TPP riboswitch aptamer (THI element) from a Gemmatimonadota bacterium, 103 nucleotides, folded computationally.
It was read from a public genome assembly, where an Rfam model found it.
The prediction has a mean pLDDT of 75.
Its Rfam family is "TPP riboswitch aptamer (THI element)". Rfam links the family to the GO term thiamine pyrophosphate binding.
């Protein structure tokens, strides 16, 4: 110095897993499904505008992927300068943050 964010307004996308006790159904036996209930991690576990929207890692594909840990297909990390994925208008131009240029 320059752009982006922070602000209103209308709209738009995403997630809802993994365990454990009881009950109940099924079954020849491992053992599956449903409901209460509690625990884990997290911003969020149908739960709260909770996150996110092109400066897109909110999510999704890869993936019943690799390595760790754990009781746990959870949960960290790789994978990812992958591939995909939903937004415009308008304020602000004081000030904070990121980020490039220049001296």
């Nucleotide at each position: 110095c320059u752009c982006c964010a922070u602000u209103g307004a209308c709209c738009g996308g995403g997630g809802u897993g993994c365990c454990g006790c009881c009950g109940u159904c099924a079954c020849g036996c491992c053992u599956g499904a449903c409901g209460u209930c509690g625990g884990c991690u997290g911003a969020g576990a149908g739960a709260g505008u909770c996150c996110c929207g092109c400066a897109g890692a909110a999510c999704c594909u890869g993936a019943u992927c690799c390595g760790g840990c754990u009781c746990g297909u959870a949960c960290c990390g790789g994978c990812g300068u992958a591939g995909g994925g939903a937004g415009u208008c308008a304020g602000a131009c004081a000030a904070u943050g990121c980020a490039g240029a220049a001296u």